Annotation:
A computed fold for a 74-nucleotide RNA from Planctomycetes bacterium MalM25, annotated as transfer RNA. It matches the Rfam family "tRNA". Gene Ontology term of the family: triplet codon-amino acid adaptor activity. The sequence is in RNAcentral, with records from ENA. NCBI's taxonomy places the organism under Bacteria, Pseudomonadati, Planctomycetota. The coordinates come from a structure-prediction model, not an experiment, and the mean pLDDT is 81.
[in-house]
RNA sequence: GCCGACGUAGCUCAAUUGGCAGAGCACAGCAUUCGUAAUGCUGAGGUUGUGGGUUCAAGUCCCACCGUCGGCUC
Numbered sequence: 001g002c003c004g005a006c007g008u009a010g011c012u013c014a015a016u017u018g019g020c021a022g023a024g025c026a027c028a029g030c031a032u033u034c035g036u037a038a039u040g041c042u043g044a045g046g047u048u049g050u051g052g053g054u055u056c057a058a059g060u061c062c063c064a065c066c067g068u069c070g071g072c073u074c
Stems, first nucleotide, its partner, number of pairs: 001072007010025004019056001027043005049065005
């Protein structure tokens, strides 16, 4: 330099044919306990990597760029 995959909550990952952005763990509060852990309940947490485009509507489709990983070539 070329090709491919991936980028979504603090972490690991979902999201069907384009149609309400979610789960588990972690975190906070409450209950339980003499206290802690465990358990149960509740809650908070997101410019879906960045910038554009298409569309009534984009995490999803298109373009450019950035980053990670893998492969190829000199």